[in-house]
């Protein structure tokens, strides 16, 4: 490098409870679609996904308080069971 066949085993989608966030999501229980790395890494690879509060434009109301609402960009935060990186379990051609 590769996953035929096997042992020892591992893990845990979707959905239900319940917990924490604004949300993406995540914990923890219960459950198996699946997974040879679904083990470890999430600013400093790529990509997805969220973005309350703040800030910036732009619109609209308006009691005119540079106040409220809206769309939009950035700020956040998250996913590795997306693609990578990085350890590593057991085998036969």
């Nucleotide at each position: 490098a590769u996953g035929a066949a096997a042992a020892a085993g591992g893990u845990a989608a979707a959905c239900u409870g319940u917990g924490c966030g604004a949300a993406a999501g995540c914990g923890c229980a219960g459950g198996a679609c699946g997974c040879a790395a679904a083990g470890c890494u999430a600013c400093a690879g790529g990509g997805g996904c969220u973005u309350a509060c703040c800030c910036g434009a732009c619109g609209g109301c308006g009691a005119c308080g540079u106040g409220c609402c809206g769309u939009u960009g950035g700020c956040u935060g998250c996913c590795a069971g997306c693609c990578a990186g990085c350890c590593g379990c057991c085998a036969a051609g």
Source information:
Predicted 3D model of a 93-nucleotide RNA (c-di-GMP-I riboswitch aptamer) from Xylanibacillus composti. Model confidence (mean pLDDT): 84 of 100.